[in-house]
RNA sequence: UAAGUUUGAUCCUGGCUCAGGAUGAACGCUGGCGGCGUGCUUAACACAUGCAAGUCGAACGAGGUACCCAUGACUGCGGCUUCGGCCAAAGGAUUGGAAUACCUAGUGGCGGACGGGUGAGUAACGCGUGAGCAACCUGCCUUCGAGAGGGGGAUAACACCGGGAAACUGGUGCUAAUACCGCAUGAUGUAGCGGAGUCGCAUGACUCUGCUACCAAAGGAGCAAUCCGCUCGAAGAUGGGCUCGCGUCUGAUUAGCUAGUUGGUGAGGUAACGGCCCACCAAGGCGACGAUCAGUAGCCGGACUGAGAGGUUGAACGGCCACAUUGGGACUGAGAUACGGCCCAGACUCCUACGGGAGGCAGCAGUGGGGAAUAUUGGGCAAUGGGCGAAAGCCUGACCCAGCAACGCCGCGUGAGGGAAGAAGGUUUUCGGAUUGUAAACCUCUGUCCUAUGUGAAGAGAAGAAGACGGUAGCAUAGGAGGAAGCCCCGGCUAACUACGUGCCAGCAGCCGCGGUAAUACGUAGGGGGCGAGCGUUGUCCGGAAUGAUUGGGCGUAAAGGGCGCGUAGGCGGCCUGUUAAGUCUGGAGUGAAAGUCCUGUUUUCAAGAUGGGAAUUGCUUUGGAUACUGAUGGGCUUGAGUGCAGGAGAGGUUAUCGGAAUUCCCGGUGUAGCGGUGAAAUGCGUAGAGAUCGGGAGGAACACCAGUGGCGAAGGCGGGUAACUGGACUGCAACUGACGCUGAGGCGCGAAAGUGUGGGGAGCAAAUAGGAUUAGAUACCCUGGUAGUCCACGCCGUAAACGAUGGAUACUAAGUGUCGGAGUUAUCCGGUGCUGAAGUUAACACAUUAAGUAUCCCACCUGAGUAGUACGGUCGCAAGGCUGAAACUCAAAGGAAUUGACGGGCACCCGCACAAGCGGUGGAGCAUGCUGUUUAAUUCGAAGAUACGCGAAGAACCUUACCUGGGCUUGACAUCCCACUGACCGUUUUAGAGAUAAGAUUUUCCCUUCGGGGACAGUGGUGACAGGUGGUGCAUGGUUGUCGUCAGCUCGUGUCGUGAGAUGUUCGGUUAAGUCCGAUAACGAGCGCGACCCCUAUCUUUAAUUGCUAACAUUAAGUUGAGAACCUUAAAGAUACUGCCGGUGACAAACCGGAGGAAGGUGGGGAUGACGUCAAAUCAUCAUGCCCCUUACGUCCAGGGCUACAGGCGUGCUACAAUGGCUGGUAUAAAAAGAUGCAAUGUCGCGAGACGGAGCAAAUCUCCAAAGCCAGUCCCAGUCCGGAUUGGAGUCUGCAACUCGACUCCAUGGAGUUGGAAUCGCUAGUAAUCCCGAAUCAGAAUGUCGGGGUGAAUACGUUCCCGGGUGUUGUACACACCGCCCGUCACGCCAUGGGAGUCGGUAAUACCCGAAGGUGGUAGCCUAACCUGAUUUAUUAGGAGGGGGCCAAUUAAGGUAGGACCGGUGACUGGGGUGAAGUCGUAACAAGGUAACCGU
Repeated sequence: UAAGUUUGAUCCUGGCUCAGGAUGAACGCUGGCGGCGUGCUUAACACAUGCAAGUCGAACGAGGUACCCAUGACUGCGGCUUCGGCCAAAGGAUUGGAAUACCUAGUGGCGGACGGGUGAGUAACGCGUGAGCAACCUGCCUUCGAGAGGGGGAUAACACCGGGAAACUGGUGCUAAUACCGCAUGAUGUAGCGGAGUCGCAUGACUCUGCUACCAAAGGAGCAAUCCGCUCGAAGAUGGGCUCGCGUCUGAUUAGCUAGUUGGUGAGGUAACGGCCCACCAAGGCGACGAUCAGUAGCCGGACUGAGAGGUUGAACGGCCACAUUGGGACUGAGAUACGGCCCAGACUCCUACGGGAGGCAGCAGUGGGGAAUAUUGGGCAAUGGGCGAAAGCCUGACCCAGCAACGCCGCGUGAGGGAAGAAGGUUUUCGGAUUGUAAACCUCUGUCCUAUGUGAAGAGAAGAAGACGGUAGCAUAGGAGGAAGCCCCGGCUAACUACGUGCCAGCAGCCGCGGUAAUACGUAGGGGGCGAGCGUUGUCCGGAAUGAUUGGGCGUAAAGGGCGCGUAGGCGGCCUGUUAAGUCUGGAGUGAAAGUCCUGUUUUCAAGAUGGGAAUUGCUUUGGAUACUGAUGGGCUUGAGUGCAGGAGAGGUUAUCGGAAUUCCCGGUGUAGCGGUGAAAUGCGUAGAGAUCGGGAGGAACACCAGUGGCGAAGGCGGGUAACUGGACUGCAACUGACGCUGAGGCGCGAAAGUGUGGGGAGCAAAUAGGAUUAGAUACCCUGGUAGUCCACGCCGUAAACGAUGGAUACUAAGUGUCGGAGUUAUCCGGUGCUGAAGUUAACACAUUAAGUAUCCCACCUGAGUAGUACGGUCGCAAGGCUGAAACUCAAAGGAAUUGACGGGCACCCGCACAAGCGGUGGAGCAUGCUGUUUAAUUCGAAGAUACGCGAAGAACCUUACCUGGGCUUGACAUCCCACUGACCGUUUUAGAGAUAAGAUUUUCCCUUCGGGGACAGUGGUGACAGGUGGUGCAUGGUUGUCGUCAGCUCGUGUCGUGAGAUGUUCGGUUAAGUCCGAUAACGAGCGCGACCCCUAUCUUUAAUUGCUAACAUUAAGUUGAGAACCUUAAAGAUACUGCCGGUGACAAACCGGAGGAAGGUGGGGAUGACGUCAAAUCAUCAUGCCCCUUACGUCCAGGGCUACAGGCGUGCUACAAUGGCUGGUAUAAAAAGAUGCAAUGUCGCGAGACGGAGCAAAUCUCCAAAGCCAGUCCCAGUCCGGAUUGGAGUCUGCAACUCGACUCCAUGGAGUUGGAAUCGCUAGUAAUCCCGAAUCAGAAUGUCGGGGUGAAUACGUUCCCGGGUGUUGUACACACCGCCCGUCACGCCAUGGGAGUCGGUAAUACCCGAAGGUGGUAGCCUAACCUGAUUUAUUAGGAGGGGGCCAAUUAAGGUAGGACCGGUGACUGGGGUGAAGUCGUAACAAGGUAACCGU
């Protein structure tokens, strides 16, 4: 770095899609081990349970436990006893005491503001970065200075009495402190009033100093030393607070916002500045450099991706912020407006005795719920860190570990070597084999992981102790290949192919697309490819995508230049020079946290991971320097720009006025029957006098000729003449100004036609409309009328394919040639406007000094197609509508240019019985024959425009025969193989039967032999392989054939041109039947076709002479015979014709025209011969053949029937309709064929078909053989002496057999038909027409077919038209190629969406009402220890200060009311849109698309 996909192919534009990487992932299949990480992205949803913040007894009183001493109620081992009891070890209640240790609720201190969680809110000084605070605070910690004197009054705990279900709480009484409060002392503190100095950008700050006022304190442990605390102050460190520059998403369909708002003064408040708050004053402040509003969002270090620039992202780790059920509030404190504190309000949950209470997992686990989805109610404080403590220590779900999960990254394993009988099995096969495959088996090994046993850490740094992890890691020994492989893919992209199944079904699919009977694309199998404890899929992000382009795109035709100008902001800007140093460049400094990335070491055996160092962090700030360029500022210049003077050109604009031609109308004259109009007509006008013509008049509109890719204008646009007013450009001169310039978002103006308002005007034309035509229809095209409008004035509208589809300005870059204006010394120069063309550009077409070239500056615009320039919103408009301008959804294209074809109711040239000119037919009748349709048991099948239809079929009574009915057979009617039996088969014949068939009769083999038998052949029976199929598929095929078309075309090699498809050659000028030939020519050659070669025919020659021939001679009835080889003929070989000769035309060519000669003249006539290809043309029923199907039948045999049916339709023929004829009689002349199951003469019979009979002939010998014609006669124009169908009767022939269903004959019958509508066919000379003859097939059966000859015409001016074809060119939206493509309504299904009476909900504000808690302020009553005063008098009381409660005020959360704004859901009905194999109606577009198309209205 690319790839697939628009096309028949090509190049381009352009979208869609893929291959890569990543992931807090999920899902499917699968799953051995370890290390390191990670794990609710959704409901900031609700939470059971446990734990997550305590600690200090060395601050304090109190309580308790233990221990010690003493006491000794009580019990009573034992002893004694008088039995009453006594002594008494031991235990021990109770009480008291002292010391110690420990525990505890409470007071008090410190900590609960850290740590941990989450990302709802927040678009903000929230975050990042860099500064500032002369405007600030800071517990614990560090350093320094100073100090701790002397008092007082309470209160919890506790006790008692109460209230309450509980939570909890009231009263009375007692008590301690490092709890609380006065007093004293007190400065380097604070405040006030002063003085001096230093410094700062400013307000001001700092230092020294004087006076006044005010403010402190606590003790504890210890024998002690001392230690830990306490108070005031200074400084540090740490942590915070505040301010500012810059940066920080989307929407303008959000453009104006703001009243504490902006500022000032003063007071208040805060740690501190400040409208932070309040009073007063002023009227400001923000905004197109995007305010306000709406939506979305925690920010960053970083992460992913990328070559980079960028884009996306903000899990884990780290920094900051915000939040803690929702909202509000303060208290305490160094610090909070406090996650595990408090108060109030709301919602929810729980308890309740109904009075009232309790709660907050977004801490760790865990539960429910939601979800595609995310773990254990684990261990430990051993380490690291935190809180408290003097310490021991306690606490710590922070943390360290373990568990679960392939969620990710990394590592390892599932064995290694040998092993060909290439085993078996599988798959496949052309049956030979190939493949799986050294793969397995088998042999020899190894031991990573695993299992067992033993040993066993570091992690605890310095003396000891302390290890959750963990008996873990590691090590040693032993065991045995034993326990460990899947997933996806295999049509192309994209590595990897076969078989079977399926049959547009089932299914696949990322895109293109596969599947309709031979699927490498579906499913399965074998094989193969990829990755591997994973593999695929899905989602998301970046990449590829230069597809938003700074790097790095475009805008003539693909999407895209505003319709045009003027001009504001902005952007950009000529030459010389000074200053400055903002940009710029350069050096230094600070910062850019750590982690991460990168480089380089080290360490885990490696790796991931961990760790040391460095680089980087492209940035910001600051400071010194440089000054070319840009900027700023000063001075100057003239070339850009402008002014002036002198000229000429012009449909430039506005107004007024004038003119002639023409149309129409009116009046009058002349004049008469039509006019008008069309493809043809009609409507219309006209005898009431039109049209025509002459004269006069009215009115409106437009200005012929000149007129020209000529002129002018910014564009739209401007055209008779004259006058007035007026804009711009050009040329020349070089006097003046001195950069005054270019572009131009918004803005303002101009702006064709149509349209609109008011008032005029109105001749012609003419939407609408009426009528007439056309048409299937015709709301059109054509015609006759005709209103708005077109015209004028004054307004509006503001759009066009407003186009050169090309924005403006400047500079530069070959020429040639027209034209307009000007100058000129007639060389040329300047300005416009065209064409051709170089370089260059472009996808190509094309552009090319008038650029689409080379560059600079500015503006507008584009980013797939459709939806759609639509909807909604806004804005402008009287309206019509304009401007701005989406989305859902659908598609994989839409598109540009060019190429080759095909096509055109495009053009040009040419040809053909294509038309025309002729002749004869078909279409009407009857019949024959084929087809359709219908019928049928069957009417077998095929052929279907041309190119099916007298076609396959050169011939269906049986057979054929494939069809139907019925009867039979099942290894079969036919082939090969095997076994058994028989000896034949064939022939003749009997019975039953419709026959097939069955049962018999008769007759009847060969070879070898060891005589047992074997072999050949044939028959019968049997077994299975198989036979058989006119069953399907001609769209699986071969072969064969039709057709375009006997048309002149179709191609190739090399070269050249083009980015390419392709072109050239093959085009052009002539010519030809011809791509035939000549010439020209970037082509030169060649091939298949054309032609020639082949056959027949026309003339001649030679050879030959029977069966053919006969001139001469002889002969006969007769070429009959002799004879002849001349003629004819036959059949073999030759000859002849070549534009060769002459003249003309042509280009000195090819060739054409005419002529001579010649039998024949320009391929002499005819045939055979059919290029590349087209029609999925025809044929599986000629044959062959793949696959599928049937197998006691879809095979096979037989009989009968059918293919021959018959309302209708079509094709091809025959016979006719008559006198150019019919009939009767007479008479002449062929060619080509055929003949043994044959042709058959002469003869006889029959009216005849034919019969009998049979000479001759396997044929130039014999046989079969003409008709029209000609000569006579008759008929006399009629349904006939035309015509012969049909029917009756009688026959002949063939054949096993003529009923269905043959042909022919005779007698009789005698239908339709009197020349055929629309339409249509053949033929150009020995042709048409007409007349007979023959043959194939065939037993018989032609009007068909294929051949043969006889007689024998007419016409062709010509190529306008119809049909077909060839060549060139043109247009194309066609390429399945016009039988193409394609548009819109309607109908139906589905989808998303707009409007919609409304309705439901949400959000943020506004106004008003109500107003909790709280703090603040105020305040007569109530309560009140410390301090003060007084009084009694020795503990009380009164008053005061102060404090508290209560009340009041403003503020204010939630709540309520109201009207609007915005957003969303839903909604009868409704609008269009999209989409959907075969619906309806037309045919608008693409060709001149049949009325050129398109744009605006």
Predicted 3D model of a 1497-nucleotide RNA (small-subunit ribosomal RNA) from an uncultured bacterium.
The RNAcentral record of the sequence draws on ENA.
Rfam family: Bacterial small subunit ribosomal RNA. Gene Ontology terms of the family: ribosome and structural constituent of ribosome.